[in-house]
Context: one part of a larger RNA
Molecule: small-subunit ribosomal RNA, central domain
Organism: uncultured bacterium
RNA sequence: CUGGGCGUAAAGCGCGCGCAGGCGGCUUGUUAAGUCAGGUGUCAAAAUGCGGGGCUCAACCCCGUAUCGCACUUGAAACUGGCAGGCUUGAGUGCAGGAGAGGGAAGUGGAAUUCCCAGUGUAGCGGUGAAAUGCGUAGAGAUUGGGAGGAACACCAGUGGCGAAGGCGGCUUUCUGGACGAUAACUGACGCUGAGGCGCGAAAGCGUGGGGAGCAAACAGGAUUAGAUACCCUGGUAGUCCACGCUGUAAACGAUGGAUACUAGGUGUAGGAGGUAUCGACCCCUUCUGUGCCGGAGUUAACACAAUAAGUAUCCCGCCUGGGGAGUACGGCCGCAAGGCUGAAACUC
Numbered sequence: 001c002u003g004g005g006c007g008u009a010a011a012g013c014g015c016g017c018g019c020a021g022g023c024g025g026c027u028u029g030u031u032a033a034g035u036c037a038g039g040u041g042u043c044a045a046a047a048u049g050c051g052g053g054g055c056u057c058a059a060c061c062c063c064g065u066a067u068c069g070c071a072c073u074u075g076a077a078a079c080u081g082g083c084a085g086g087c088u089u090g091a092g093u094g095c096a097g098g099a100g101a102g103g104g105a106a107g108u109g110g111a112a113u114u115c116c117c118a119g120u121g122u123a124g125c126g127g128u129g130a131a132a133u134g135c136g137u138a139g140a141g142a143u144u145g146g147g148a149g150g151a152a153c154a155c156c157a158g159u160g161g162c163g164a165a166g167g168c169g170g171c172u173u174u175c176u177g178g179a180c181g182a183u184a185a186c187u188g189a190c191g192c193u194g195a196g197g198c199g200c201g202a203a204a205g206c207g208u209g210g211g212g213a214g215c216a217a218a219c220a221g222g223a224u225u226a227g228a229u230a231c232c233c234u235g236g237u238a239g240u241c242c243a244c245g246c247u248g249u250a251a252a253c254g255a256u257g258g259a260u261a262c263u264a265g266g267u268g269u270a271g272g273a274g275g276u277a278u279c280g281a282c283c284c285c286u287u288c289u290g291u292g293c294c295g296g297a298g299u300u301a302a303c304a305c306a307a308u309a310a311g312u313a314u315c316c317c318g319c320c321u322g323g324g325g326a327g328u329a330c331g332g333c334c335g336c337a338a339g340g341c342u343g344a345a346a347c348u349c
Stems, first nucleotide, its partner, number of pairs: 004320003007303002012317001014200004021193003025087007033080002035076008048066007090190001091187003094183001097180001102176007109153001114148007124135002161168002205246006214240002219235004257316006265294011298305002322349003331342004
């Protein structure tokens, strides 16, 4: 490189936006770059392919002929490309809408934990398999009232909703993104993908400054145990929270890249639209979008997947090529650091 692959065997970038590139709807005219046909020249000989012949065959040798390639030239115009024009189904815009923990900011509420003050009140509380450390006569725990402060939002709540992913959950206001249905008015291919690039990106971690109720790495003590640097218990600091900046990873998972078209059914759920009926609503039926379950063909090594495909096809990107060594070393780039990205070989089985 070819071929074959990527749910679980090696393999889908964590996710998006997007330059270049690749690919691209229906139709008319034109062009002739690709494409196809003819001609001419050239491609020394040998070799190669085909046909024939000679050494008993073959290798080998001889004769004839041909293909391909390149250049020039003449033509063809279906397809691809270029140019010019048209179209509306792809894409987008507009117009009355409803749904949503989508994002940012500000404000605000109640329950609970802890702490402080005060009242009542007395000997225990707490914790466990059982205990002990711990707290308590300097009045704990329990209970009532008042106060402080931080963090998280019970019920609603759902195989529910929203978001590209990470993720998002009290309430109110404000700013703001996207999707959906319906209509068919407007633009007229404006599209898909996307190497580099740019942005977003849980938790932990880092820098500066705040905050600190609960929880809790580290740490200390008590138990357990042969030991117990653990599991259990009592404490407890970073951290968890906020602002700004960095880090850029994950079983970042549906372990399944994106787009488009097509291919039996059945049943649930969420949001819309329409119809019949009705005073109206519910019910019922149809349809679009999302999200589940079951299941046929088909696919699959099997498990299973099955219109949300792992089916049938097309386009584009990423990735894989035996196990270990190793996501290591070295170099480079990035980072304050921790480290990240890129990423071998010897050797060995």